[in-house]
c-di-GMP-I-GGC riboswitch aptamer from Candidatus Vecturithrix granuli, 77 nucleotides, folded computationally.
The RNAcentral record of the sequence draws on Rfam and Ribocentre.
Rfam family: c-di-GMP-I-GGC riboswitch aptamer. Its family is annotated with cyclic-di-GMP binding in the Gene Ontology.
Model confidence (mean pLDDT): 82 of 100.

RNA sequence: UCUGGCAAAGCUAAACCUACCGUGAGAUGGGGACGGAAAGCCGCGGAUCUUUUAUCAAGACAGCCGGGUUGCCUGAA
Numbered sequence: 001u002c003u004g005g006c007a008a009a010g011c012u013a014a015a016c017c018u019a020c021c022g023u024g025a026g027a028u029g030g031g032g033a034c035g036g037a038a039a040g041c042c043g044c045g046g047a048u049c050u051u052u053u054a055u056c057a058a059g060a061c062a063g064c065c066g067g068g069u070u071g072c073c074u075g076a077a
Stems, first nucleotide, its partner, number of pairs: 001076002004073002011036002016031004021026001034063001040069003044066003048060004
């Protein structure tokens, strides 16, 4: 550098329950595991959602898709 990942060693953690924060979407901690080969990170593009009478605007979401970036293991050069 390329290739492949029967989730092996490890890692992570949906729904749900609970505490707390937030107008809210939802975030964080604990429990819990549906899953994940980047389900690590980034709000850059699109989608979806929230607030707002509406537009504008602000926000949520990285486990919706794309992209960027950094890694683990096998094999090859």